Background
A computed fold for a 139-nucleotide RNA from Micromonospora pattaloongensis, annotated as SAM riboswitch aptamer (S box leader). NCBI's taxonomy places the organism under Bacteria, Bacillati, Actinomycetes, Micromonosporales, Micromonospora.

[in-house]
RNA sequence: ACCUCAUCCAGAGGGGCUGAGGGAUACGGCCCGAUGACGCCCCGGCAACCACUUCACGCGACUCGACGGCGAGGCCACGUGAGGCAGGUGCCAAAUCCGUCCCCCGUCGCGCAAUGCGGCGUGUGGGGAAAGAUGAGAG
Repeated sequence: ACCUCAUCCAGAGGGGCUGAGGGAUACGGCCCGAUGACGCCCCGGCAACCACUUCACGCGACUCGACGGCGAGGCCACGUGAGGCAGGUGCCAAAUCCGUCCCCCGUCGCGCAAUGCGGCGUGUGGGGAAAGAUGAGAG
């Protein structure tokens, strides 16, 4: 790299260096950018995926009573939920900036009408896919 799963409308910026493009990719749109973007470094911050940890509940090895399939209690581990922490990552313009492919809804236009086609849609009109990002895992 490939594969699997989860998440992706929230949140969080200063300084230094550099110097022209940048927002993953193609096209279109829209933004950011010489008042210095993007990138790199330092510091700061956000969040809480994993790790660690607390509590509650579930499960229940087991223990006790009992004739009993019943009742009471119930460690560790595991699962779920709610918190804590900040060790491993991640992130700090805009929804993953938006659209593109499929389905659906509303509305308008073309059309005699059905079918159909096209335009538009508060912060994506709603949903899904694909692609991507991040984490965890598998191999």